Predicted 3D model of an 88-nucleotide RNA (c-di-GMP-I riboswitch aptamer) from Paenibacillus koleovorans NBRC 103111.

RNA sequence: AGACGAUAAAGGCAAACCUUUUGAAAAAGAGGGACGCAAAGCUAUGGACCUAAGGGGCGUUUUGCUCUAUGGUCGCCAAGCCGCCGAA
Repeated sequence: AGACGAUAAAGGCAAACCUUUUGAAAAAGAGGGACGCAAAGCUAUGGACCUAAGGGGCGUUUUGCUCUAUGGUCGCCAAGCCGCCGAA
C1' cells in the first nucleotide's frame, strides 16, 4: 500500500412513520424518529424499477384507455471516484 472486516476504538449515516414545503406524479428538501448500513459517502455512466405533466394513438353522454422520459430511485444491481480504524 492492497485485500479483508472483529463482541475492538472513535465516530458517521438515517428506513418506516409523523409535521411541513416543493412537485402533475413518482419523489425530494427541512424538523422529529431509528429499520438498519463497513461505504446506507459522491456520480444517473450501463442495466433494472417507479411516475406520465407534455407529446402521440384510440375512443368521445361519463373526460376515459394506451404508448413514451426530457422527470425520479445510488437505502435495486453493476461501474467509476473519494474515505475512518487495524484484530484474525
The prediction has a mean pLDDT of 89.
It matches the Rfam family "c-di-GMP-I riboswitch aptamer". Rfam links the family to the GO term cyclic-di-GMP binding.